The RNA shown here (SAM riboswitch aptamer (S box leader)) has 131 nucleotides and comes from a Balneolaceae bacterium. It was read from a public genome assembly, where an Rfam model found it. Its Rfam family is "SAM riboswitch aptamer (S box leader)". About the family: The SAM riboswitch is found upstream of a number of genes which code for proteins involved in methionine or cysteine biosynthesis in Gram-positive bacteria. Model confidence (mean pLDDT): 79 of 100.
RNA sequence: CUCUUAUCACGAAAGGUGGAGGGACAGGCCCUGCGAAACCUUAGCAACCGUCCCGACAAGUUAAUUGUCGGGAGUCAGGUGCUAAAUCCUGCCCGAUUUUGUAAAAAUACAGAAUCAGGGAAAGAUGAGAA
Numbered sequence: 001c002u003c004u005u006a007u008c009a010c011g012a013a014a015g016g017u018g019g020a021g022g023g024a025c026a027g028g029c030c031c032u033g034c035g036a037a038a039c040c041u042u043a044g045c046a047a048c049c050g051u052c053c054c055g056a057c058a059a060g061u062u063a064a065u066u067g068u069c070g071g072g073a074g075u076c077a078g079g080u081g082c083u084a085a086a087u088c089c090u091g092c093c094c095g096a097u098u099u100u101g102u103a104a105a106a107a108u109a110c111a112g113a114a115u116c117a118g119g120g121a122a123a124g125a126u127g128a129g130a131a
């Protein structure tokens, strides 16, 4: 770097070094000399993996044990991750509502705009696995 899969509205910051950027990309909107990025220390959050407990099912010699699924604990210095703002918002497609214009009016059609914790996709991030 590529592929598969799950999750992404919750949650959780202090200190030191550093010295101007940062929030992936674009637009917007923000953060930042009351100190950005990055690195280090300590603390915390969470529950993806591991660990432990419970239940169901399956395999197995009615065993030991193992596997799958579901629930729970929050854990030994466990492995990662994360600790402004919804993945900060929007981006592509669709839907709903409102509204504007045109078709003389209505009905209706077409085109545009705004709104929505709307639905889906794409992209991104993180975990687990694979090549």
Base pairs, nucleotide, nucleotide: 002130003129004128005127006126007125008124013042014041015040016039017038021031022030023029025091026090027089028088043083044082045081048079049078050075051073052072053071054070055069056068057067058066059065087123092120093119094118095116096115097114098113099112100111101110102109103108